[in-house]
Context: one part of a larger RNA
Molecule: large-subunit ribosomal RNA, domain III
Organism: Marinobacterium sedimentorum
RNA sequence: GAGUAACGAUAAUGGGGGUGAAAAACCUCCACGCCGGAAGACCAAGGUUUCCUAUCCAACGCUAUUCGAGGUAGGGUGAGUCGGCCCCUAAGGCGAGGCAGAAAUGCGUAGUCGAUGGGAAGCAGGUUAAUAUUCCUGCACCGGCGGUAACUGCGAUGAGGGGACGGAGAAGGCUAGGCGAGCGCAGCGUUGGUUGUCUGCGUUUAAGGAUGUAGGUUGGGGGAUUAGGCAAAUCCGGUCCCCUAAGACUGAGAUCUGAUGACGAGGUUCUUAGGAACUGAAGUCGUUGAUGCCACGCUUCCAGGAAAAGCCUCUAAGCUUCAGGUUACCGCUGACCGUACCCAAAACCGACACAGGUGGUCAGGUAGAGAAUACCAAGGCGCUU
Numbered sequence: 001g002a003g004u005a006a007c008g009a010u011a012a013u014g015g016g017g018g019u020g021a022a023a024a025a026c027c028u029c030c031a032c033g034c035c036g037g038a039a040g041a042c043c044a045a046g047g048u049u050u051c052c053u054a055u056c057c058a059a060c061g062c063u064a065u066u067c068g069a070g071g072u073a074g075g076g077u078g079a080g081u082c083g084g085c086c087c088c089u090a091a092g093g094c095g096a097g098g099c100a101g102a103a104a105u106g107c108g109u110a111g112u113c114g115a116u117g118g119g120a121a122g123c124a125g126g127u128u129a130a131u132a133u134u135c136c137u138g139c140a141c142c143g144g145c146g147g148u149a150a151c152u153g154c155g156a157u158g159a160g161g162g163g164a165c166g167g168a169g170a171a172g173g174c175u176a177g178g179c180g181a182g183c184g185c186a187g188c189g190u191u192g193g194u195u196g197u198c199u200g201c202g203u204u205u206a207a208g209g210a211u212g213u214a215g216g217u218u219g220g221g222g223g224a225u226u227a228g229g230c231a232a233a234u235c236c237g238g239u240c241c242c243c244u245a246a247g248a249c250u251g252a253g254a255u256c257u258g259a260u261g262a263c264g265a266g267g268u269u270c271u272u273a274g275g276a277a278c279u280g281a282a283g284u285c286g287u288u289g290a291u292g293c294c295a296c297g298c299u300u301c302c303a304g305g306a307a308a309a310g311c312c313u314c315u316a317a318g319c320u321u322c323a324g325g326u327u328a329c330c331g332c333u334g335a336c337c338g339u340a341c342c343c344a345a346a347a348c349c350g351a352c353a354c355a356g357g358u359g360g361u362c363a364g365g366u367a368g369a370g371a372a373u374a375c376c377a378a379g380g381c382g383c384u385u
Stems, first nucleotide, its partner, number of pairs: 013031006032382004040362004046342002050340001051075006060068002080141002082338003086119003092113003098107003122139005142334011153319002158314004166301004172294003177288005182203006188196001204262002208257003215250004219244008228236002263283001266279005302305001348357002364376004
């Protein structure tokens, strides 16, 4: 220079009460304003205790601070079913033998790793200051092992099926959700009117089990034979014959059950005023309707759209009054790791409490073609001078 620039989005504050040494900024109440395909909610990645409670204000916070993602102390993450681990493979990695190279090493078979993909099974309500599909209550489901009973050719690292897949387009059937009516409870105006076609609030309930629908796919059954499926096969494929016209597989939703339960506006009692305990009405119908489900479906197109295991069938070796298999019921069992909190952000990546960047899911009302836009709900904020 200079008590100058600046104090990081112009979404906005004002008032009452409280705490305190002290309050524009903390707590609480009232009013106002802002977002609302987000500035709300939930995950992945990343962070790694930032979460909750008590207490403190030196430093940190662009100011103050009684406040804080700051200091100190204590507390907090509960799983057979969520995710991982596990089984399986992709790109790719490693790679016994092997090939190449002077070596270092490079390539690569068998194999072994490797998810961003495939593979068993859980929902609703309640509860904590802080966790919950994990705890509790209620109702379920799956795998493994064992037992009992009945029936019985079982058996794989092999064979076949299946898993199993692209883009675009269109129509249909549904549901979530929304809206309206009805129903239930409460209210009746401090200012003219408001017992009414009035106002406010509520009208919610899952997985699972039973049934097997709208629809989709495919003809179905039996027998004989067989140069293929590296051996075998009753399986798959090829060929032939006979019978038959609904049979099989798949499949949302609805309905019944689950539920004489739970939840539920409100009310009553107690209260340390934070809350706790008890009680508990209505809980129906219509309409609209998805980008969600049926659907990995259908139609169509050319650029022709993973693999392997789990699963089903078949036999080989082998076993064959055994073992093993199927069905029903019962009993036992299910380890380990993650789980707090932030997640469009003051907690991640940007040296900062930085107007930047960051994958996925949810998607209410009125107007609207709409996820545009405007105003609102739930919820969250007024951006630390």